[in-house]
RNA sequence: GCCUUCAUAGCUCAGCCGCAGAGCACCUGCUUCGUAAGCAGGGGGUCGGGGGUUCAAAUCCCUCUGAAGGCU
Numbered sequence: 001g002c003c004u005u006c007a008u009a010g011c012u013c014a015g016c017c018g019c020a021g022a023g024c025a026c027c028u029g030c031u032u033c034g035u036a037a038g039c040a041g042g043g044g045g046u047c048g049g050g051g052g053u054u055c056a057a058a059u060c061c062c063u064c065u066g067a068a069g070g071c072u
Stems, first nucleotide, its partner, number of pairs: 001071007010024004018055001026042005048064005
């Protein structure tokens, strides 16, 4: 220098045009003498930045940034 993959909640990830979700973690309540476990409920995201296509973009296209891998 070129190619590929990845970037979504605090963490690990799903979702591949039409409502942003799960597990764990966190908070509240129940339960307990108390803690843990269990049960019920709740909060938390401008989907890495910018631009484009579309009625509509986390999703498709371009570019930048960062990470991982490969080739020379």
Notes: The RNA shown here (transfer RNA) has 72 nucleotides and comes from a Candidatus Woesearchaeota archaeon. It matches the Rfam family "tRNA". The family's RNA type in Rfam is transfer RNA. Model confidence (mean pLDDT): 83 of 100. The sequence is in RNAcentral, with records from ENA.